Predicted 3D model of a 503-nucleotide part of an RNA (small-subunit ribosomal RNA, 5' domain) from an uncultured prokaryote. The RNAcentral record of the full RNA draws on ENA. Model confidence (mean pLDDT): 83 of 100. It matches the Rfam family "Bacterial small subunit ribosomal RNA".

Context: one part of a larger RNA
RNA sequence: AACGAACGCUGGCGGCGUGCUUAACACAUGCAAGUCGAACGCGAAAACAUCCUUCGGGGUGUGAGUAGAGUGGCGCACGGGUGAGUAACACGUAGACAACCUGCCUUCCAGUCUGGAAUAACCUCUCGAAAGAGGGGCUAAUACCGGAUAACACCAUGGCUCGCAUGGGCUGGGGUUAAAAGGCUUGCUGCUGGAAGAGGGGUCUGCGGGACAUUAGCUUGUUGGUGAGGUAACGGCUCACCAAGGCUGCGAUGUCUAGCGGGUCUGAGAGGAUGAUCCGCCACACUGGAACUGAGACACGGUCCAGACUCCUACGGGAGGCAGCAGUGGGGAAUUUUGCGCAAUGGGCGAAAGCCUGACGCAGCAACGCCGCGUGAGUGAAGAAGGCCCUUGGGUCGUAAAGCUCUUUUCCGAGGGAAGGAUUAAAGACGGUACCUCAGGAAUAAGCACCGGCUAACUCCGUGCCAGCAGCCGCGGUAAUACGGAGGGUGCAAGCGUUGUUC
Numbered sequence: 001a002a003c004g005a006a007c008g009c010u011g012g013c014g015g016c017g018u019g020c021u022u023a024a025c026a027c028a029u030g031c032a033a034g035u036c037g038a039a040c041g042c043g044a045a046a047a048c049a050u051c052c053u054u055c056g057g058g059g060u061g062u063g064a065g066u067a068g069a070g071u072g073g074c075g076c077a078c079g080g081g082u083g084a085g086u087a088a089c090a091c092g093u094a095g096a097c098a099a100c101c102u103g104c105c106u107u108c109c110a111g112u113c114u115g116g117a118a119u120a121a122c123c124u125c126u127c128g129a130a131a132g133a134g135g136g137g138c139u140a141a142u143a144c145c146g147g148a149u150a151a152c153a154c155c156a157u158g159g160c161u162c163g164c165a166u167g168g169g170c171u172g173g174g175g176u177u178a179a180a181a182g183g184c185u186u187g188c189u190g191c192u193g194g195a196a197g198a199g200g201g202g203u204c205u206g207c208g209g210g211a212c213a214u215u216a217g218c219u220u221g222u223u224g225g226u227g228a229g230g231u232a233a234c235g236g237c238u239c240a241c242c243a244a245g246g247c248u249g250c251g252a253u254g255u256c257u258a259g260c261g262g263g264u265c266u267g268a269g270a271g272g273a274u275g276a277u278c279c280g281c282c283a284c285a286c287u288g289g290a291a292c293u294g295a296g297a298c299a300c301g302g303u304c305c306a307g308a309c310u311c312c313u314a315c316g317g318g319a320g321g322c323a324g325c326a327g328u329g330g331g332g333a334a335u336u337u338u339g340c341g342c343a344a345u346g347g348g349c350g351a352a353a354g355c356c357u358g359a360c361g362c363a364g365c366a367a368c369g370c371c372g373c374g375u376g377a378g379u380g381a382a383g384a385a386g387g388c389c390c391u392u393g394g395g396u397c398g399u400a401a402a403g404c405u406c407u408u409u410u411c412c413g414a415g416g417g418a419a420g421g422a423u424u425a426a427a428g429a430c431g432g433u434a435c436c437u438c439a440g441g442a443a444u445a446a447g448c449a450c451c452g453g454c455u456a457a458c459u460c461c462g463u464g465c466c467a468g469c470a471g472c473c474g475c476g477g478u479a480a481u482a483c484g485g486a487g488g489g490u491g492c493a494a495g496c497g498u499u500g501u502u503c
Stems, first nucleotide, its partner, number of pairs: 001502003005499005012373006018366002020331001025329003029326003034074003039071002042068001047062006081284003091208007100201003105197008113147004122137006153176003157172006182189003210256003217247003222244008259281004263274004286307005309320004337363001339362003345359001346357004376406004386397004411440001413438004421430001447492005452473003458487005468475002
């Protein structure tokens, strides 16, 4: 000097930030991912009106093609959290891919023809305590499956050309496989194949950044080859066979520790320490394993299996995962509200209106930090009272107080009340907030540590190696500036000290 701090004493206000560093411990409750009727089929009820009635009720219309569930599409791989693991191409930096992928978006080229069979919802039956499951029957689509057509797609091949080894680019003819979907408000939007772009991702490589040698040898898919499989793609990535290699004192292997970076703190710098908040990357989502779907996951609020734990049960069987936002218990020296709003920014869906959004914007709590303001201003005695000291003369607190004259930042009350964020139009959570005007009244507002030296600041009383102090040196055993109190003083100030940690 610094801090995501804590503790003690104290505490007026505002602005801007920050706030589980410990148990990646366990979680009640609510919310955090939906949306589209301009893809599709179905389709209520209450209530009201009216008609009939055996007075029990029934029909029709509106409600309403609404609510609703279902098929289908897109999203759910983003956003948000955490740092357990990881010493690694995880990260940083510089490159490579002639070894790759890419939904939505943009540009360009070509097309969107013709058929079919199902299935949920629904109806019905059955089983089950439930979660749920099964059988039968009907039906639609931008759901599913055939047929047609086509190349700049794919396969082999000829020519030209280029390069960095495998090879790349252009081009000719040949062969092969394979497309599509419609909707509505009728000019828009979808759909299929291909070429490019942008953005995103994957892989590989050089170099860089911990500790321990009281870890010296490690390795059998191990190192390389041939062939095959697999992947979007190279590759022992996997497998069969063959060879016997590969790494290591420039530290292999092992053990311990640790997310990495931009940055942050300190320092004149070099360096040291650190990795909260914000930004980029990585990893993880009760623990371990696995794949499915998909452009993208081996998927926080998806699936399956195993395990631990919790809950329900009719004992047969089921349900769950806050390291999302709040909140609870626990741990701890210690860390907040079960708030408001989608008005803004951004995201998902939708043609749009719009819906959703604990992302986000705000508010609440906490002197946790930084910054700013205030707790009054002027005048007022050779100096009240009182305290303390005293050589008894006096000195000091001290212009301090009182008194007088002012002011009203703050505060309280009343009234008004935004700009701005919001644009083509509407829409403001913040917020009756900020601010303005008026009225009132010095009114509502000062503490903490220290005073032996280092180190700014001294006397009296009490105590008597006791009680105690203490960062170091050291104080205290009868005059203690060092303990405790008082008066006085010094330093900071809504804070001041102590402790911890770093430089």